[in-house]
Description:
The part of an RNA shown here (large-subunit ribosomal RNA, domain II) has 719 nucleotides and comes from Micromonosporaceae bacterium KJ-029. Model confidence (mean pLDDT): 83 of 100. NCBI's taxonomy places the organism under Bacteria, Bacillati, Actinomycetota, Actinomycetes, Micromonosporaceae.
Context: one part of a larger RNA
RNA sequence: GCCUGCGAGUUAGUGGCAUGUGGCGAGGUUAACCCGUGUGGGGGAGCCGUAGCGAAAGCGAGUCUGAAGAGGGCGUUUGAGUCGCAUGUUCUAGACCCGAAGCGGAGUGAUCUAGCCAUGGGCAGGCUGAAGCGCGGGUAAGACCGCGUGGAGGGCCGAACCCACCAACGUUGAAAAGUUGGGGGAUGACCUGUGGUUAGGGGUGAAAGGCCAAUCAAACUCCGUGAUAGCUGGUUCUCCCCGAAAUGCAUUUAGGUGCAGCGUCGCGUGUUUCUUGCCGGAGGUAGAGCACUGGAUGGUCUAGGGGGCCCACAAGCUUACCGAAAUCAGCCAAACUCCGAAUGCCGGUAAGUGAGAGCGCGGCAGUGAGACUGCGGGGGAUAAGCUUCGUAGUCGAGAGGGAAACAGCCCAGAUCACCAGCUAAGGCCCCUAAGCGUGUGCUAAGUGGAAAAGGAUGUGGGGUCGCAUAGACAACCAGGAGGUUGGCUUAGAAGCAGCCACCCUUUAAAGAGUGCGUAAUAGCUCACUGGUCAAGUGGUUCCGCGCCGACAAUGUAGCGGGGCUCAAGCACACCGCCGAAGCUGUGGCAUUCACGCGUGUACUUCGCCAGGACUUUCGGGUUUUGGUGCAGGUGUGUGGAUGGGUAGGGGAGCGUCGUGCCGGGGGUGAAGCAGCGGGGUGACCCAGUUGUGGACGCGGCACGAGUGAGAAUGCAGGC
Numbered sequence: 001g002c003c004u005g006c007g008a009g010u011u012a013g014u015g016g017c018a019u020g021u022g023g024c025g026a027g028g029u030u031a032a033c034c035c036g037u038g039u040g041g042g043g044g045a046g047c048c049g050u051a052g053c054g055a056a057a058g059c060g061a062g063u064c065u066g067a068a069g070a071g072g073g074c075g076u077u078u079g080a081g082u083c084g085c086a087u088g089u090u091c092u093a094g095a096c097c098c099g100a101a102g103c104g105g106a107g108u109g110a111u112c113u114a115g116c117c118a119u120g121g122g123c124a125g126g127c128u129g130a131a132g133c134g135c136g137g138g139u140a141a142g143a144c145c146g147c148g149u150g151g152a153g154g155g156c157c158g159a160a161c162c163c164a165c166c167a168a169c170g171u172u173g174a175a176a177a178g179u180u181g182g183g184g185g186a187u188g189a190c191c192u193g194u195g196g197u198u199a200g201g202g203g204u205g206a207a208a209g210g211c212c213a214a215u216c217a218a219a220c221u222c223c224g225u226g227a228u229a230g231c232u233g234g235u236u237c238u239c240c241c242c243g244a245a246a247u248g249c250a251u252u253u254a255g256g257u258g259c260a261g262c263g264u265c266g267c268g269u270g271u272u273u274c275u276u277g278c279c280g281g282a283g284g285u286a287g288a289g290c291a292c293u294g295g296a297u298g299g300u301c302u303a304g305g306g307g308g309c310c311c312a313c314a315a316g317c318u319u320a321c322c323g324a325a326a327u328c329a330g331c332c333a334a335a336c337u338c339c340g341a342a343u344g345c346c347g348g349u350a351a352g353u354g355a356g357a358g359c360g361c362g363g364c365a366g367u368g369a370g371a372c373u374g375c376g377g378g379g380g381a382u383a384a385g386c387u388u389c390g391u392a393g394u395c396g397a398g399a400g401g402g403a404a405a406c407a408g409c410c411c412a413g414a415u416c417a418c419c420a421g422c423u424a425a426g427g428c429c430c431c432u433a434a435g436c437g438u439g440u441g442c443u444a445a446g447u448g449g450a451a452a453a454g455g456a457u458g459u460g461g462g463g464u465c466g467c468a469u470a471g472a473c474a475a476c477c478a479g480g481a482g483g484u485u486g487g488c489u490u491a492g493a494a495g496c497a498g499c500c501a502c503c504c505u506u507u508a509a510a511g512a513g514u515g516c517g518u519a520a521u522a523g524c525u526c527a528c529u530g531g532u533c534a535a536g537u538g539g540u541u542c543c544g545c546g547c548c549g550a551c552a553a554u555g556u557a558g559c560g561g562g563g564c565u566c567a568a569g570c571a572c573a574c575c576g577c578c579g580a581a582g583c584u585g586u587g588g589c590a591u592u593c594a595c596g597c598g599u600g601u602a603c604u605u606c607g608c609c610a611g612g613a614c615u616u617u618c619g620g621g622u623u624u625u626g627g628u629g630c631a632g633g634u635g636u637g638u639g640g641a642u643g644g645g646u647a648g649g650g651g652a653g654c655g656u657c658g659u660g661c662c663g664g665g666g667g668u669g670a671a672g673c674a675g676c677g678g679g680g681u682g683a684c685c686c687a688g689u690u691g692u693g694g695a696c697g698c699g700g701c702a703c704g705a706g707u708g709a710g711a712a713u714g715c716a717g718g719c
Base pairs, nucleotide, nucleotide: 001719002718003717004716005715006714011093012092013091015090016089017088018087019086020085021084022083023082024081027048028047029046033042034041035040052059053058062074063073064072065071096234097233099231103224104223105222106221107220108219114198115197116196117195118194119193120192121191122190123188125157126156127155128153132149133148134147135146136145137144161185162184163183165182166181167180168179169178200216202212203211204210237653238652239651240650241649242648247260248259249258250257251256261367262366263364264363265362266361267360268359269358272357274352275351276350277349278348279347280346281345287339288337289336293333294332295331297329298328299327300326304322305321306319307318308317309316370395371394372393373392374391375390376389377388378387379386400411401410402409415588416587417586418585420584421583422582426578427577428576429562430561431560435575437574438573439572440571441570442569448564454548455547458545459544460543461542462541463540464539465538466537467536475532476531477530478529479528481505482504483503486500487499488498511526515524516523589643590642591641592640593639594638595637596636597635606629607628608627609626610625611624612623613622614621615620654708656705657704658703659702660701661700662699663698665696672692673691674690675689676688677686678685679684
């Protein structure tokens, strides 16, 4: 890992609430227990209901408060309960199952290991050579020195022994800590045998929270114990109907919970809902504005202040300084408003819709982590697949088509079948279903098929202003002069360093000079003019489409690819077609509504009528029979509508095991298993027959559950 088996909402309570159903009914019902074995009889204590109010005494259709015949609160006037059974849910219990780390109690452990006690044992060999002592030297005596002797030392080297510093290997190991090669201690605080002692908040510890039997920041065993777990995981057959939430408030609350919101089921109400038109309202947003509150720019004017002049003081004059107020012009604002929409909201009215609309009461829930997109805001950086609100949509819980692929985008909401049709978004050259469709333009950049500020005789179209056959623009030929080297400045300044001025003359025209140039001149050139030529040539602005700006890591790689240029790109207009689980067609199933039919007229409740019986306070009450009306349930036909679905609510079923009653089967072969075949919407079911098997088993109606397996790092076994 696979297979098989096992594996999770149970049980109890004269519990609570609700629904269904049954008995009795202003009543209903017993409990313990007794007689006893008949699921029989007794047992009325008690409980619930029939009356409430008050804290209570208590009073009572009232009562409490209160001084009160006041007022107010809760009641009366509406009357149905109660006891079983079943189901849903809840409470108390382990309470759907598995899962802690832990807490407490009683015990068991020092054969491992830590310390200690008692008694034993062990340490090859080699080296060094302390004190002391002897002799000699030395001294006043010493100290001291030398030579011997001696044999000290947590001395030295190094086996056994003890340790475990380094590395490699080992890492499902040979081994739950080792092996190999090196390493440290090795007469000592040494190592070691045997016996003993200290015990769990305790021991022991040359101290590492170390060690106390492969377990230690509190051992192990059993018990309390099924501790608790707002946490994680798991929770087993089918079909049908509906179908959420991820919000508000509160919370030692934030991944939990309570109430509300939203779902479902039942009962009630019966269009009250929703949409649109019209009518009537409230409002201060967008925008705009500056009338208020503030901000803020420039001008005018000027109080005041500063500077200058003047001045004994006071005063005066002045100012390209600052500048309140006023005023003019142009602005800004979530917490400004003289104004002020569109939407939205509220009410009325009319019409439409009438549907899983609305509202009320009750049973059961789930949700209370939301995500993205568009629009309106806040936070952030007018960042984020960011965060937080509002509003709408989708996903969540939604399949199908498109966007190459792609929960949240676009189209569209899947009951089932069909080798039928029409469309949506999006597409129609090939991959790939359908047009290399039509018309008119644009683009040359593969723009299309990523991007900004900014830049540019790209190109198409529109407007506008110049010049032009009295000859423009471009090109070429020629002129481009004189006063004058203008004045100043300067070493020089002559059109051309700089400053000032910028005239006059001759002319077809020519600046006191556009640029280059020189030390300064010179020289070249331009403006301007004539000629040659010959028809358009310049400026500016708006719009369409392009260009540059444009750099990344495996390989083109920013159309899905091929490939595309009067397009297979872009713009506008038009005609076709393709294209989905949408819509239509045909058939089937289910749910629901309406209408009709049928029905034994079977059952129940209530009302009315007639008859009989009992009773009576003569009103009536009880019971029974027949007829009739209303309501409910079941079947069937037609028509309409509906049938995506997670959490979740509701409904209807299948199957397993067992019990009761009824009815069948079985050694002439039960169940089980296997083969062939058939039926049902599904869980599933079955005839006949064959083989195996060898003793029980099936159908119907009820009842009761140890009742359904794929998941829980599930448990056991097998492979």